[in-house]
Context: one part of a larger RNA
Molecule: large-subunit ribosomal RNA, domain III
Organism: biogas fermenter metagenome
RNA sequence: GAGUAGCGAGAUGUCAGUGAGAAUCUGACACACCGAUUGCCUAAGGAUUCCAGGGGAAGGCUCGUCCUCCCUGGGUAAGUCGGGACCUAAGACGAGGCUGAAAAGCGUAGUCGAUGGCCAACAGGUUGAUAUUCCUGUACCCGAUCACAAGUGAAGGAAUGACAGAGAAGGCUAACUUAAGCGCACGAAUGGAAGAGUGCGUCCAAGCGGAAUAGUAGUAUGGUAGGCAAAUCCGCCAUAUAAUACGAGGCCGUGAUGGGGAGCGAACCCGUGAGGAAGUAGCGAAGUGAGCGAUGCCAGCUCUCAAGAAAAGUUUCUAGCGUUAAUUGUGAUACGGCCCGUACCAAAACCGACACAGGUAGGCAGGUAGAGAAUACCAAGGUGAGC
Numbered sequence: 001g002a003g004u005a006g007c008g009a010g011a012u013g014u015c016a017g018u019g020a021g022a023a024u025c026u027g028a029c030a031c032a033c034c035g036a037u038u039g040c041c042u043a044a045g046g047a048u049u050c051c052a053g054g055g056g057a058a059g060g061c062u063c064g065u066c067c068u069c070c071c072u073g074g075g076u077a078a079g080u081c082g083g084g085a086c087c088u089a090a091g092a093c094g095a096g097g098c099u100g101a102a103a104a105g106c107g108u109a110g111u112c113g114a115u116g117g118c119c120a121a122c123a124g125g126u127u128g129a130u131a132u133u134c135c136u137g138u139a140c141c142c143g144a145u146c147a148c149a150a151g152u153g154a155a156g157g158a159a160u161g162a163c164a165g166a167g168a169a170g171g172c173u174a175a176c177u178u179a180a181g182c183g184c185a186c187g188a189a190u191g192g193a194a195g196a197g198u199g200c201g202u203c204c205a206a207g208c209g210g211a212a213u214a215g216u217a218g219u220a221u222g223g224u225a226g227g228c229a230a231a232u233c234c235g236c237c238a239u240a241u242a243a244u245a246c247g248a249g250g251c252c253g254u255g256a257u258g259g260g261g262a263g264c265g266a267a268c269c270c271g272u273g274a275g276g277a278a279g280u281a282g283c284g285a286a287g288u289g290a291g292c293g294a295u296g297c298c299a300g301c302u303c304u305c306a307a308g309a310a311a312a313g314u315u316u317c318u319a320g321c322g323u324u325a326a327u328u329g330u331g332a333u334a335c336g337g338c339c340c341g342u343a344c345c346a347a348a349a350c351c352g353a354c355a356c357a358g359g360u361a362g363g364c365a366g367g368u369a370g371a372g373a374a375u376a377c378c379a380a381g382g383u384g385a386g387c
Stems, first nucleotide, its partner, number of pairs: 012030006031384004039364004045345002049343001050074006059067002079140002081341004086117002091112003097106003121138005141337003144333007151321002156317005164304004170298003176291004181202006203259002207254004215246003218241007226234002263283002269276002305308001350359002366378004
């Protein structure tokens, strides 16, 4: 220079409390803002920032009794959620091998590698901090052992798994709306209003069982040069025949003599009192009809050209093996079920040197008006931006 620029988008106010100290902390009450987000869940990333008690140097663009700061303690519980003990894609590595002065490069068999396939748990409750993990209730999967019954069966064959985009329509459900239905509460400061009054609420999973349905597949017998061997399987050919089998999603019952539920609502104790304890413990009603209806679920249809993974798994077939075995099915059980993740943040906790008007994948998607996820105002929930 200069007590100058600046103090980084925004609405606060009042009362009370705490305290040495309060515009800034806490509580209450008003008011205001977001509401396809400024709400809720999650991937990446971060790595204790989570919760409790205490603190007041520094950090916090002011303040500070407060904090994502400092100190001391505490907190993450799984057969079923995600990953591994399963599978493969791009890609990586790569026994032998090929190439190369060397280092090394490529690559077969193979081994890895999810952003995909496969795969068994739901509802409620609970903590200051975890919950599909703890608890309660009701389930399911795999294994072990036992009993009974039966041949079993590839690292091989075959089928399935197995797939694009767009459009139109169908059947549903979630969600929502409404009611002279049902339940609970209330009875308007001013003339009337016990009513078609006002306010609030009007539910529940997996699993198990059942009846229909959309739809899907033809079925049986015979032959057979293909499927690197074989086959009763698949494929192909012929004949006969019109029924049969499977069966999504939803619905009904059960689960539930349970849970949850508007509302009602203590006490011990603490405090002079207001009040706190606590809207805690406890009690606990109704639970129907209609409408609307998804971008969610299911199975098909049409069109287009750029013609839309693989393997495991599952089913089946034999080769093979074979009764002191192995495997499969059914039933039973005070039987067993490993490792890693799980707190918290999704923006003041990640990437931007900062408590930075930037950036950051996916899911959820209420009401009124509206074509609408636009827009406006609201709900749930969150917030009032650190002078």